[in-house]
RNA sequence: UUCUUAUCAUGAGAGGUGGAGGGAUUGGCCCUACGAAACCUCGGCAGCGGACUCUUUUCGGGUACUGUGCCAAAUCCAACAAGCGAAUCGCUUGAGAGAUAAGAA
Numbered sequence: 001u002u003c004u005u006a007u008c009a010u011g012a013g014a015g016g017u018g019g020a021g022g023g024a025u026u027g028g029c030c031c032u033a034c035g036a037a038a039c040c041u042c043g044g045c046a047g048c049g050g051a052c053u054c055u056u057u058u059c060g061g062g063u064a065c066u067g068u069g070c071c072a073a074a075u076c077c078a079a080c081a082a083g084c085g086a087a088u089c090g091c092u093u094g095a096g097a098g099a100u101a102a103g104a105a
Stems, first nucleotide, its partner, number of pairs: 001105008013042005021031003025079004043071003048067003051063004075097001080094006
């Protein structure tokens, strides 16, 4: 990097350095000098893999030790297709894209 599978409306921030961007892309809409990104420290959330443990030992539950992940807004909303209703929009479902985990090449 590619492929496969699972999940994505819950949840969880303070301090320091830094000094203008950030929310993947495009459009929208937001966040941001009452301090963006990034990095560091400490804290927290979650429970995907491992470990331990309970169990009806297939399934399932728990702990939070370990490898990751995450801590504005639904993956912030939409994007493509179909359906329903409506004047140019709304709702629903699915696909696509993306993120994370695990496995494979």
A computed fold for a 105-nucleotide RNA from Planococcus maitriensis, annotated as SAM riboswitch aptamer (S box leader). Taxonomically the source falls in Planococcus (Bacteria, Bacillati, Bacillota, Bacilli). It was read from a public genome assembly, where an Rfam model found it. The coordinates come from a structure-prediction model, not an experiment, and the mean pLDDT is 84.